RNA sequence: GGGCCUAUCGUUCAGUGGUAGGAUACCUCGUUUGCAACGAGGGGACCUGGGUUCGAUUCCCAGUAGGUCCA
Numbered sequence: 001g002g003g004c005c006u007a008u009c010g011u012u013c014a015g016u017g018g019u020a021g022g023a024u025a026c027c028u029c030g031u032u033u034g035c036a037a038c039g040a041g042g043g044g045a046c047c048u049g050g051g052u053u054c055g056a057u058u059c060c061c062a063g064u065a066g067g068u069c070c071a
Stems, first nucleotide, its partner, number of pairs: 001070007010024004018054001026042005047063005
């Protein structure tokens, strides 16, 4: 320098154009002498900019960051 892949709650992983979800973590309550575990409930996220579309996490372009291969 070039090709390819990835970017979603604190962490991790889903989500192929129409209400963003699971696990774990966090908070509250119950249970316990207390802790843990368990049960019930709650808050929390689409890397940035632009384009297409009635509508974009999703499709297209550019950028940024990370990974990988080639030189």

Predicted 3D model of a 71-nucleotide RNA (transfer RNA) from an archaeon. RNAcentral records the identical sequence in 2 taxa. It matches the Rfam family "tRNA". Gene Ontology term of the family: triplet codon-amino acid adaptor activity. It is annotated as a transfer RNA.